[in-house]
RNA sequence: GGAUGGUUAGCUCAGUGGAAGAGCGUCUGUCUUACAAACAGAGGGUCACUAGUUCGAAUCUAGUACUAUCUA
Numbered sequence: 001g002g003a004u005g006g007u008u009a010g011c012u013c014a015g016u017g018g019a020a021g022a023g024c025g026u027c028u029g030u031c032u033u034a035c036a037a038a039c040a041g042a043g044g045g046u047c048a049c050u051a052g053u054u055c056g057a058a059u060c061u062a063g064u065a066c067u068a069u070c071u072a
Stems, first nucleotide, its partner, number of pairs: 001071007010024004018055001026042005048064005
């Protein structure tokens, strides 16, 4: 240099056009002498960025950035 994939919550990941969820973690409450565990609840997201297509985009298209693998 070329090819292919990935980027979504603090972490690990779902979500293939109708507008975002799970597990773990965090916080609060119940329980306990206390802690842990358990149970109940809450908070946390400009879906990497910029444009485009569409009534409507995390999802489709183009470009950019970062990253992984393969290859010369």
A computed fold for a 72-nucleotide RNA from an Alphaproteobacteria bacterium, annotated as transfer RNA.
RNAcentral records the identical sequence in 2 taxa.
The sequence is in RNAcentral, with records from ENA and MGnify.
It matches the Rfam family "tRNA". About the family: Transfer RNA (tRNA) molecules are approximately 80 nucleotides in length. It is annotated as a transfer RNA.
NCBI's taxonomy places the organism under Bacteria, Pseudomonadati, Pseudomonadota, Alphaproteobacteria.